[in-house]
RNA sequence: UCAAGCGGGGGACAACCCAGGGAAGCCUGGGCUAAUACCGCAUGUGUACAGCAAUGUAUAAAGGUGGCUGGCAACAGCUGUCGUUUGAGGAUGAGCCUGCGUCCUAUUAGCUAGAUGGUGGGGUAAAAGCCUACCAUGGCGAUGAUAGGUAGGCGGCCUUAACGGGUGGUCGCCCACACUGGGAUUGAGAUACGGCCCAGACUCCUACGGGAGGCAGCAGUCGAGAAUAGUCUACAAUGGACGAAAGUCUGAUAGUGCGACGCCGCGUGAACGAAGAAACCUUUCGGGGUGUAAAGUUCUUUUCUGUGCGAGCAGGGGUUUAUAGAGUAAUAUGCUAUAGAUCUGGAUAUUAGUACAGGAAUAAGCCACGGCUAACUCCGUGCCAGCAGCCGCGGUAACACGGGGGUGGCAAGCGUUGUCCGGAAUCACUAGGCGUAAAGGGCAGGUAGGCGGAUCCGUAAGUCGAACGUUUAAGGCUCAAUCUUAAGUUGAGAGAUGCGUUUGAUACUGUGGAUCUUGGAUGUGGUUGGGGAAGACGGAAUUCCAGGUGUAGCGGUGGAAUGCGCAGAUAUCUGGAGGAACACCAAAGGCGAAGGCAGUCUUCUAAGCCAUGAUUGACGCUAAACUGCGAAGGUGUGGGGAUCAAACAGGAUUAGAUACCCUGGUAGUCCGCACAGUAAACGAUAGACACUGGGUGUUGGGGGAGAUGAAUCCUUCAGUGCCGCAGCUAACGCGUUAAGUGUCUCGCCUGGGGAGUACGAUCGCAAGGUUGAAACUCAAAGGAAUUGACGGGGGCCCGCACAAGCGGUGGAGCAUGUGGUUUAAUUCGAUGCAACGCGAAGAACCUUACCUGGGCUUGACAUCCCAGGAAUCCUUCAGAGAUGAGGGAGUGCCCUUCGGGGAACCGGGAGACAGGUGCUGCAUGGCUGUCGUCAGCUCGUGUCGUGAGAUGUUGGGUUAAGUCCCGCAACGAGCGCAACCCCUAUACUUAGUUGCCAGCACGUCAUGGUGGGAACUCUAAGUAGACUGCCGCAGUAAUAAUGUGGAGGAAGGUGGGGACGACGUCAAGUCAUCAUUGUCCUUAUGUCCAGGGCUACACACGUGCUACAAUGGUAGUUACAGAGGGAAGCGAAGCCGCGAGGUGAAGCGAAUCCCAGAAAAGCUAUCACAGUUCGGAUUGGGGUCUGCAACUCGACCCCAUGAAGUCGGAAUCGCUAGUAAUCGCGCAUCAGCAUGGCGCGGUGAAUACGUUCCCGGGCCUUGUACACACCGCCCGUCAAGUCAGCCGAGUUGAGUGCACCCGAAGAAGGUGAGCUAACCAGUAAUGGGAGCAGCUUUCGAAGGUGUGCUUAGUGAGGAGGACUAAGUCGUAACAAGGUA
Repeated sequence: UCAAGCGGGGGACAACCCAGGGAAGCCUGGGCUAAUACCGCAUGUGUACAGCAAUGUAUAAAGGUGGCUGGCAACAGCUGUCGUUUGAGGAUGAGCCUGCGUCCUAUUAGCUAGAUGGUGGGGUAAAAGCCUACCAUGGCGAUGAUAGGUAGGCGGCCUUAACGGGUGGUCGCCCACACUGGGAUUGAGAUACGGCCCAGACUCCUACGGGAGGCAGCAGUCGAGAAUAGUCUACAAUGGACGAAAGUCUGAUAGUGCGACGCCGCGUGAACGAAGAAACCUUUCGGGGUGUAAAGUUCUUUUCUGUGCGAGCAGGGGUUUAUAGAGUAAUAUGCUAUAGAUCUGGAUAUUAGUACAGGAAUAAGCCACGGCUAACUCCGUGCCAGCAGCCGCGGUAACACGGGGGUGGCAAGCGUUGUCCGGAAUCACUAGGCGUAAAGGGCAGGUAGGCGGAUCCGUAAGUCGAACGUUUAAGGCUCAAUCUUAAGUUGAGAGAUGCGUUUGAUACUGUGGAUCUUGGAUGUGGUUGGGGAAGACGGAAUUCCAGGUGUAGCGGUGGAAUGCGCAGAUAUCUGGAGGAACACCAAAGGCGAAGGCAGUCUUCUAAGCCAUGAUUGACGCUAAACUGCGAAGGUGUGGGGAUCAAACAGGAUUAGAUACCCUGGUAGUCCGCACAGUAAACGAUAGACACUGGGUGUUGGGGGAGAUGAAUCCUUCAGUGCCGCAGCUAACGCGUUAAGUGUCUCGCCUGGGGAGUACGAUCGCAAGGUUGAAACUCAAAGGAAUUGACGGGGGCCCGCACAAGCGGUGGAGCAUGUGGUUUAAUUCGAUGCAACGCGAAGAACCUUACCUGGGCUUGACAUCCCAGGAAUCCUUCAGAGAUGAGGGAGUGCCCUUCGGGGAACCGGGAGACAGGUGCUGCAUGGCUGUCGUCAGCUCGUGUCGUGAGAUGUUGGGUUAAGUCCCGCAACGAGCGCAACCCCUAUACUUAGUUGCCAGCACGUCAUGGUGGGAACUCUAAGUAGACUGCCGCAGUAAUAAUGUGGAGGAAGGUGGGGACGACGUCAAGUCAUCAUUGUCCUUAUGUCCAGGGCUACACACGUGCUACAAUGGUAGUUACAGAGGGAAGCGAAGCCGCGAGGUGAAGCGAAUCCCAGAAAAGCUAUCACAGUUCGGAUUGGGGUCUGCAACUCGACCCCAUGAAGUCGGAAUCGCUAGUAAUCGCGCAUCAGCAUGGCGCGGUGAAUACGUUCCCGGGCCUUGUACACACCGCCCGUCAAGUCAGCCGAGUUGAGUGCACCCGAAGAAGGUGAGCUAACCAGUAAUGGGAGCAGCUUUCGAAGGUGUGCUUAGUGAGGAGGACUAAGUCGUAACAAGGUA
């Protein structure tokens, strides 16, 4: 919305009244009563059932109210409207079923008895094991069942280029739940948030008998927590429930409040304003910064404050009038429409907006500033305090901590923390890998699965196209509109990658069918081999046994010893026993799936390859699970046992030596059977197929050429090596045997450690295997290559490096330096080579820095200022002196306007400042040492490499040399080497005094003494000379470099010596030479003075001197240098002294004089091997000299004394020729002081085969886990601390399986002798029927008992792990890591 109805009856029960009980909740009894409440009867459109149909049977209801008419009324009729009954239809909503999708764990692999299906029955609104009886034995699962853990799902949201990943708050849809568990009732709908019953926990009330409750509704309280709001306003709008409506209700909703929780918008003022105020910061002290910033002047008023005006959200609703319409019997009521009047409705809200007035007024923070990452300085601190996202800062100059200033970023926010995605191609579907970085299963067979040759036909599942439907709204996207804009809101569109239906296409895949031969298999003919199994046989060797010969050793090692041997070994010969392994062939070679396989022969057996092209016709490839094989070692059992040999024993080695070496030696090694199932089981490279330049070997076949046959050559299959194109690779490398290019399949990886461990499971006799985590911890672990450094790696080469020599040190005494000790002080520095006779070329005072004591404070020293005085000299007193207190003499130079001023100097005053040998050489400059006078170190351009880097600079020769030559993807260049400089060796020229003297002359005892000479020596200036230039040989591609021999030459291959020191190393040395940053002291850490100390002395070390003696000592005598020094100096002769020395004074500023007689050497004499005629220390006495002064503390002389020491352990140093050794001389410092230092000459050797070794160095190469670079790195036990996990007698919770007990509410069944208004029968009594209470059966929550499982907490003790500057023991690894 439509169709058809609503006739006629009946009996009750609440409220209410009465009575009673109870603390309460509430309950009980009696009585009255109405209905749209309840119950029959009638009717039966329709519906349901039965039936072929006709038809039959069953089955309903309720009235209220408005109007009109009639009637006195009761009431009757008509009518509107709401309702009600039976049906039908649509819409909405719901139930059930189903495909697909939907987290982690396999250390959860089997699960399931109503379980899967059927039949009958029951049950529901409805299908169904939904329930029940019986029957059958099914169902699910590796495409992950079951179990455990976790979780509401989706639209969406965040992120992402996308694919994805994460998430599911607000909004929307669905589900679930409402204190926990169970249950039904009512109803259209509930197994019901604000209903009921039962059980339980909890809270509350109680008169103790019993009751009440359920905010995960809105506010609010408490608790928990890192954390989350008002006990607000209103139904004005939207929506909902009820109602005819007005309206009522509505913590839905609309609003407001709180919270910067997010997003968005606005403001906190604008313009001018100094070469630039103050303040602060900084500074190179000049300045710079904050900074036009401020102040100041002018302007504006968003916002703010005050006072006014003031939308929109409101569309309606009520009452009423008029008109029209449908409807009606009706002009009535009601309804609809239009017009009018009137009344009424705003929570927000003192709204938004707007006008006027006022005045810059009301308004800026947070983080950062070492790199990543925009932004820098000062102070403080001193591995402390602290920072830190990662790397990492901080140990006295912190851009990194803390503060200040400045700067950068963002801004009403900023920073931190947590989480998710991203970057991360770092789980890789899009889109990764597996030779060496993590990663190929030890190998094979093969199931499921995945993938699959050629041609044709069909089909259309996959695939591709089109149309339609759907893919809620919101969100997101596009375009608009609207609040001034934005966020936001509203509208339209596209899209929604998907799904479904229909239709089309047929290349590819699938599927059905047919055919083929190239993949595969079979056959045939050849051929190969340590393929496998069993058996037989063989010789050599080791060992053992017996016998012979034979004698003292054998054996073993780096060297030995243990061991064996006179009881006869080893050696040798003969014979025998036994076990194991198979020399040569032999190889880059062969076979096998891998492990692996080797004497010869036989039997059995498997495989590959080649040829042929007969048969089959895709039969294929791969391969979870599964099955088999599987070195060595190991286990069980039974044999065997020669060798070798874990364990074990002994001997060595060693600090030790549970090792390396040696002597023995048992398991084992061998065989049978059975386990075990792992290896660097490696090509560290899974299997299969296809494609992609070559060269050269080799193995097995085939074809051809050659002489059908051998060699050889060409070619083709199959295997196995090497080298290499392209390509690939991080590089190394791979490269038709791929690590190239593709396809298919399996296995595996995802930082290092913890850990291949724990737990669990499984296999095993055991040992153990397989599978296999986490907590915790680190910021790396790793690969390949590069440059260095290093090696008890290699090659080449050099050096007084070794060797060959000579002389020393280490032993003695003394000198000197150092350590140590001592001290008031013994000042400081230097510390392997490369500190130690060093700074120091010279400590009695001074020096001097140290100690004790006494003094000074603008200072011993510098500059500036003020006032004064010239300076200076002489002198008295006190004192240890510094110092203090006095006395006296004395005025100069320059300018002058004569007043004075100036320079220098002196003492006085004030403050800026002086001063410091105080600290830091690890803040520095400069200087120096050292590797090392070693031959190296680099650059430009080019080339190679992704790059670090390489090349050049390597290579072949050669050199003292990166010296030179040759070669060469290098070509050139620089710093070093060499040369240029100095000395020396030869000659020449020039010059000729102070030097020289051949010839001439003079003179002397003698002397260049004199004249003279300019030849020689010499002096000192300039030249020459030496360059592998010449010759022979060697060398080579070369007529190279170069080497070797020779000639000549004074000198020959840088002639000898010196100066000269590349890039760099050692945080080397020096703050005490000097300079200097920073810091510290300032009546002292400065400065002055006296005395002391640096000189000490149980001891240790370094460097030297003198010796230990005859190559010598002593005495006498006779020779020969060079280079130096000399005026506050050297100082002669002479004289004195034993002497040091004294005296003396000549000469000399020095080729003139002096120091200054060199010594060793030569000659002569003596000593005769002794602690001496060696040696000279020490000590006593006496002196000399220097110096204010020799006590602490000088040197020397004389007399006396006469120590150790008789050639030096381990060890260690120098030197290759005018050198070592030895001998004296001089000089610097210096008053004096030298065994030291620096120089000088005299005499004057030995040895070098050579490069194995020690040390140092250079070049090339190799290994490396080193890079602070081997004085490196690094392992394990033990000891200490901390942490997490594991085991653990147990113990305490939580969850859960199974079995049993009990069994509430409720449901269904049974019973129901007790009870019972309607209906029926009966006159009635009463009965019937239908029920109720009660009892009981089944199911059934919670509860209980027993026994398992899972998980969490805790646990004496136990084992390992991780981490922690400086603990112990060793030294396992990295180099040949010292035993690969």

This is a predicted structure of a 1380-nucleotide RNA (small-subunit ribosomal RNA) from a metagenome. Its Rfam family is "Bacterial small subunit ribosomal RNA". The RNAcentral record of the sequence draws on SILVA. Its mean pLDDT, the model's own confidence on a scale to 100, is 84.